The RNA shown here (transfer RNA) has 66 nucleotides and comes from a Pseudomonadota bacterium. It matches the Rfam family "tRNA". It is annotated as a transfer RNA. The organism belongs to Pseudomonadota, within Bacteria. The RNAcentral record of the sequence draws on ENA. The coordinates come from a structure-prediction model, not an experiment, and the mean pLDDT is 82.
RNA sequence: GAUGUAGCUCAUUGGUAGAGCAACGGACUUGGGAUCCGUCGGUAGCUGGUUCGACUCCAGCCAUCA
Numbered sequence: 001g002a003u004g005u006a007g008c009u010c011a012u013u014g015g016u017a018g019a020g021c022a023a024c025g026g027a028c029u030u031g032g033g034a035u036c037c038g039u040c041g042g043u044a045g046c047u048g049g050u051u052c053g054a055c056u057c058c059a060g061c062c063a064u065c066a
Base pairs, nucleotide, nucleotide: 001065002064003063004062007021008020009019010018015052023039024038025037026036027035045061046060047059048058049057
């Protein structure tokens, strides 16, 4: 100095958090794989502050990388 968001890889630059892969169920198949349909899954590293409202802005701490 940068980063920290779902099991993994990443979006979301102030208005009640998403995708791909994975997992699970179904269709298809003799079976598996592939393909298609659907479901599940995170109060966003922690604690405060600002704001009507914070993943988003600010401060401290922790962890990782350089």